Record summary:
This is a predicted structure of a 98-nucleotide RNA (Bacterial small signal recognition particle RNA) from a Sedimentisphaerales bacterium. Its mean pLDDT, the model's own confidence on a scale to 100, is 75. The source organism's lineage runs through Bacteria, Pseudomonadati, Planctomycetota, Phycisphaerae and Sedimentisphaerales. The sequence was found by an Rfam model in a public genome assembly. Its Rfam family is "Bacterial small signal recognition particle RNA". Rfam describes the family as follows. The signal recognition particle (SRP) is a universally conserved ribonucleoprotein involved in the co-translational targeting of proteins to membranes. The model forms 96% of the base pairs in the Rfam consensus.
RNA sequence: GGCCGGGUCCCAUGCAGACCGAACCCGUUAACCUGGUCAGGCGGGGAACCGAGCAGCCAUACGCGGUGUUUGGCCGUGCCGUGGCAAACCCGGCCGAU
Repeated sequence: GGCCGGGUCCCAUGCAGACCGAACCCGUUAACCUGGUCAGGCGGGGAACCGAGCAGCCAUACGCGGUGUUUGGCCGUGCCGUGGCAAACCCGGCCGAU
């Protein structure tokens, strides 16, 4: 000096992770301002019964929670995988010259 291999860096991508969001699911959730059923009590009625209806119970909405599922976005993330890798740098091998 040349060639080859590997690595770093870099690029693409996959996977994983962090964060943010959405849908679904689960749980919770209403003194009155939701619904149902409405004991007692209340009102009407001679009565049968009727009416409104508090508490309770049930259901549901908003909201809240989830170390549930799926999914979107994003990244100063990764002892991770795959492919690429012009130039640079590092390591190694071979060849040549002095």